Description: Predicted 3D model of an 85-nucleotide RNA (c-di-GMP-I riboswitch aptamer) from a Candidatus Bipolaricaulota bacterium. Of the family's consensus pairs, 95% are formed in the model. Rfam family: c-di-GMP-I riboswitch aptamer. Its family is annotated with cyclic-di-GMP binding in the Gene Ontology. It was read from a public genome assembly, where an Rfam model found it.
Formats: sequence, structure tokens, C1' cells
RNA sequence: UCCUGAUAAGGGCAAACCCGUAGAGAUACGGGGGCGCAAAGCCACAGACCCGACCGGUGUGGCCGAGGGUGGCUGGGUUGCCGGG
Repeated sequence: UCCUGAUAAGGGCAAACCCGUAGAGAUACGGGGGCGCAAAGCCACAGACCCGACCGGUGUGGCCGAGGGUGGCUGGGUUGCCGGG
């Protein structure tokens, strides 16, 4: 440097659900909790999905867009602990 996660050690993260806060909402954050995770560290670049109050467009119909969200949906980028080859 590349491949790899069978085994081991020390650790790490934290789904559902409950409580609180923020938000129109999707959701986020804090506490409890622990389903799982070897990148479940970081980045919304591509796809996917969710919201879409206000704002813009429209055939006034709920639809399109702007905008927002999910990295624990997939791909990509980037950094990294331990073991094995």
C1' cells in the first nucleotide's frame, strides 16, 4: 500500500418505543432505551423515498417547482481503530 472481517481485546455508535424541546410537516436535538451496525464516522454529488406551511407557476384541479428532510435506502467521494492475509 492492497485485500479481508472467521476469531480475539479495548472501546464506539444507537432502531422501535417513552418523555421533553423545536418545526407547517417530513424530521432534528436532549434524556431513557437497545433492534442492530466494521465505517450506523463525515459529505445531499447521482438515483430513490418522505415533507412541501409560506413563496413562485398553473387549466383553480391538486399538481408542478423552489425549498426542506432521510447517510440506519443504494451508488459515489473522503478519513479512520483493531485483528487476519